[in-house]
Context: one part of a larger RNA
């Protein structure tokens, strides 16, 4: 020197990204006490106290005997275990004599809660949840839905719309504003397009045979193969309506009550212009915003204010008791984390053989 450990003057967080480590407290008693909120159940072992080991004087309790009573009650002696018991007694440096064994409180954010997750860098606010809300499912030749070779069959399900699938939100309390123009779903249509298919009807091209004409080329007529097109003709699609707790979206400008502000007004432009709420937010560029607390002192926190770069309502808004190895900020007590380091232990390192 390191590792595990024990002590420490005065001071107590001044270390530090953060009190990380470490220190405090600490079991138990039918002993006191015990806010603020609150879903009344909780909070809470809140917070804060106070006792203890042995010795005894007394008290109670149990059970047995006797007295008394019409019986219980009541009264006297006796007793094995307990049990309370006082400013009482002795010893000691100490009596929960050792080990074991909660730090507490207040604030704010996020999630309701218990629970789940990245075995082997991330336990959380991330997923889950109960609850809410839409969407779909009428099933015996077997529902939607998922699996499979387009099978056959499994599951759903030995279930039957209070079912069963899929979506999103995500306890609860008060609440969920406008907008269907655009995407999508849903219903509609005696209108528009419009596939395949469509006439013994049409057309183009080649080709087999017969027949006419002839020198050839062509032509007719019956097969064959190709191509050419009318009416008409289904969903989709255009067309018309619905529908946001469906994907989504939710202005500009100029003006005005002396002065400031802007109820108000003109005007453009869109479907529709952001409403209750809540705001320097886990969201705010400018930003260390202004103000008010908390420090001697704060880019922190905590309250207000709203001029929202760019909040906002189940892509959920906001408030919340309980609860959290959650994130941050404050307080008490503690402390070698620090001022600033010292000692000692044991174990390695080191020396020697």
């Nucleotide at each position: 020197c390191a590792a595990u450990c024990u002590u420490a003057a005065a001071g107590g967080a001044a270390c530090u990204c953060g009190g990380c480590a470490a220190a405090u407290u600490g079991a138990c008693u039918a002993c006191c006490g015990u806010a603020a909120c609150u879903u009344a159940g909780g909070g809470a072992u809140a917070a804060g106290g106070a006792g203890g080991g042995c010795u005894c004087a007394u008290u109670u309790c149990u059970c047995c005997u006797g007295a008394u009573u019409a019986a219980u009650a009541u009264c006297a002696g006796g007793u094995a275990a307990a049990a309370a018991g006082g400013a009482a007694g002795a010893a000691g440096c100490a009596u929960a004599a050792a080990a074991u064994a909660a730090u507490g409180u207040u604030g704010u954010a996020c999630g309701a809660c218990u629970g789940u997750u990245u075995a082997a860098u991330u336990a959380a606010a991330a997923c889950a949840a109960a609850g809410c809300a839409c969407u779909u499912u009428g099933c015996a030749g077997a529902a939607a839905g998922a699996u499979g070779a387009u099978a056959a069959a499994u599951c759903u399900a030995a279930g039957u719309a209070u079912u069963g699938a899929g979506u999103g939100u995500g306890a609860u309390g008060u609440c969920u504003g406008c907008c269907c123009g655009a995407u999508g779903c849903c219903g509609g249509c005696u209108g528009g397009u419009u596939a395949a298919c469509g006439a013994a009807a049409u057309c183009u091209a080649c080709u087999a045979a017969a027949u006419u004409a002839u020198a050839a080329a062509a032509a007719u007529u019956u097969g064959g193969u190709u191509u050419u097109u009318a009416a008409g003709g289904a969903a989709c699609c255009c067309c018309c309506g619905g529908u946001c707790a469906a994907u989504g979206g939710c202005g500009g400008c100029c003006u005005u009550a002396a002065c400031g502000u802007g109820a108000g007004g003109g005007u453009c432009c869109u479907a529709a212009g952001g409403u209750a709420g809540c705001g320097a937010a886990a969201u705010g560029c400018c930003u260390u915003g202004g103000c008010c607390g908390u420090u001697a002192a704060a880019u922190g926190c905590g309250g207000u204010c709203u001029u929202g770069c760019a909040u906002g309502a189940a892509u959920g808004a906001u408030a919340u008791a309980a609860c959290g190895a959650u994130a941050c900020a404050a307080c008490a007590g503690c402390u070698g984390u620090c001022u600033c380091u010292a000692a000692g232990a044991u174990u390695g390192a080191c020396u020697c053989a």
Large-subunit ribosomal RNA, domain IV from Leptographium sp., 353 nucleotides, folded computationally. Its Rfam family is "Bacterial large subunit ribosomal RNA". Rfam links the family to the GO terms structural constituent of ribosome and ribosome. The gene name in the source record is rnl. The source organism's lineage runs through Eukaryota, saccharomyceta, Pezizomycotina, Ophiostomatales and Leptographium.